[in-house]
Context: one part of a larger RNA
Molecule: small-subunit ribosomal RNA, 3' major domain
Organism: uncultured phyllopharyngid ciliate
RNA sequence: AGGCGGAAAUGCACCACCAGGAGUGGAUUCUGCGGCUUAAUUUGAUUCAACACGGGAAAACUUACCAAGGCAUAAAAUUGAUAGGAUUGACAGCUUGAUAGCACUUUCUUGAUCCGAUAGCAAGUCGUGCAUGGCCGUUCUUAGUUGGUGGAGUGAUCUGUCAGGUUAAUUCCCUUAACGAACGAGAUCCUGGCCUACUAAAUAGGCGUGGUUAAUACCUAGCCAUGGCCUUCUUAGAGGGACUACUAGCGAUGAGUUAGUGGAAGUUCGGGGCAAUAACAGGUCCGUAAUGCGCUUUGAUGUCUUGGGCGGCACGCGUAAUACACUGAUGCAUGCAAUAGGUUUCCUAACCUGAAAAGGGAUGGGCAAUCUUCUUAAUGUGCAUCGUGAUUGGGAUAGAACAUUGCAAUUAUUGUUCUUGAACGAGGAAUUCCUAGUAAGUGUGAGUCAUCAUCUCACGCUGAUUACGUCCAUGCAUUUUGCACU
Numbered sequence: 001a002g003g004c005g006g007a008a009a010u011g012c013a014c015c016a017c018c019a020g021g022a023g024u025g026g027a028u029u030c031u032g033c034g035g036c037u038u039a040a041u042u043u044g045a046u047u048c049a050a051c052a053c054g055g056g057a058a059a060a061c062u063u064a065c066c067a068a069g070g071c072a073u074a075a076a077a078u079u080g081a082u083a084g085g086a087u088u089g090a091c092a093g094c095u096u097g098a099u100a101g102c103a104c105u106u107u108c109u110u111g112a113u114c115c116g117a118u119a120g121c122a123a124g125u126c127g128u129g130c131a132u133g134g135c136c137g138u139u140c141u142u143a144g145u146u147g148g149u150g151g152a153g154u155g156a157u158c159u160g161u162c163a164g165g166u167u168a169a170u171u172c173c174c175u176u177a178a179c180g181a182a183c184g185a186g187a188u189c190c191u192g193g194c195c196u197a198c199u200a201a202a203u204a205g206g207c208g209u210g211g212u213u214a215a216u217a218c219c220u221a222g223c224c225a226u227g228g229c230c231u232u233c234u235u236a237g238a239g240g241g242a243c244u245a246c247u248a249g250c251g252a253u254g255a256g257u258u259a260g261u262g263g264a265a266g267u268u269c270g271g272g273g274c275a276a277u278a279a280c281a282g283g284u285c286c287g288u289a290a291u292g293c294g295c296u297u298u299g300a301u302g303u304c305u306u307g308g309g310c311g312g313c314a315c316g317c318g319u320a321a322u323a324c325a326c327u328g329a330u331g332c333a334u335g336c337a338a339u340a341g342g343u344u345u346c347c348u349a350a351c352c353u354g355a356a357a358a359g360g361g362a363u364g365g366g367c368a369a370u371c372u373u374c375u376u377a378a379u380g381u382g383c384a385u386c387g388u389g390a391u392u393g394g395g396a397u398a399g400a401a402c403a404u405u406g407c408a409a410u411u412a413u414u415g416u417u418c419u420u421g422a423a424c425g426a427g428g429a430a431u432u433c434c435u436a437g438u439a440a441g442u443g444u445g446a447g448u449c450a451u452c453a454u455c456u457c458a459c460g461c462u463g464a465u466u467a468c469g470u471c472c473a474u475g476c477a478u479u480u481u482g483c484a485c486u
Base pairs, nucleotide, nucleotide: 001486002485003483004482005481007480008479009478010477011476012475013474016470017469020434021433022432023431024430027322028321029320031318032317033316034315035313036312043054044053065308066307067306068305069304070303071302077118078117079116080115086113089108090107092105093104122297123296124295126294127293128292132290134284135283136282137280138279139278144183145182146181148179149178150159151158152157164173165172189272190271191270192269194240195239198237199236200235201234204231205230206229207228208226209225210224211223212222213221214220243266245261246260247259248258249257250256324427328386329385330384331383332382333381334380341372342371346366347365348364349363351360352359353358393424398419399418400417401416402415403414440462441461442460443459444458445457446456447455
């Protein structure tokens, strides 16, 4: 200087507790992992920091695994064989999963493109992440890290980097053998909230004007036309705006803190991104035409094809979905979003057929603020039925039929219809997450995608209860202290 302490002090954290909320753990299903099984059930990852993770929703491909069968993309070189033919291809029959001339029978074809050996090249989702790069994760979301000059010490080293107060913060104040600095923190960056001030808009609207429909002069509403005016709403450029401003209390008259006022905004304004030093023998050789070494290399661990597997089920664990109903289910009606995507045959509108799924579509629109699309979303709201019963709660399991994607759907891709109607009556010990537009509920879009979300990532809508504290248990940081540790 570290490490450890069932040592002490101080400070901090909903990956800690308290007060609560939603749960998970019990059920069924989905999915990942283990185990078992198997020809194979390919494989990595295993405390936080593996287990809806590998962007891993695998019917073929993917694919690495298994059962089979083909192919030669074995460069250049040396050497052999070889124009009296190195070799190539093939109908039919047999063989075969196979219309693989793969082999066999048969006997044509081809013409130096090739064939054999040596050493070598090249390939490999082969091994080694304990040989590596890069990337990621974690220690660690905390406040920490470093050198120059000076000072102390024989020296390693210490001081600076600290009694105290304060902060989210080694943030600042003030003390001060330190002074003045650097990285990190903060600032900066992105995003949300305010602007009747600026710039504008036939890809956004509003107001006019004209026509038309509603029995129709007026009024009102809809539709059509119209560059006439404008920019409040919409969009997005340039800017402004908060600096804890002002007041009061506390405090050292300091740093700051508590309350109030004004304000769109006063927890670092909210949420993100970026993120130091030192490490880990953390993960990845299955992201890579990143890569060392080793291994395999024509009976291949190369590569292609067919089929199977990754999906297998006495069981154990994890993440989720759906529920157990009346704050509900069902039926009818009604009322509103935001983010996105779209022409490699993608997004699709009107209209028609059909119970629905879906199909048709002679007509169209869209490389998009123009069309899809006002995305008419779902929780929600109104009315009605049901009436606490395993019930009209629940929707697993199974049967039949019809569609759709695809070369192919059996081990049922998915969807629709009818029937079937299991467990489950709120879940033991234990345990996770969380403080405001948050939790929870609710749908939508994208990613993957031929087809398929109970996944992930975004997006809005509805919207609580309870703290606003503490260091008791769990852990972290700093200081002091002990040590048979380095």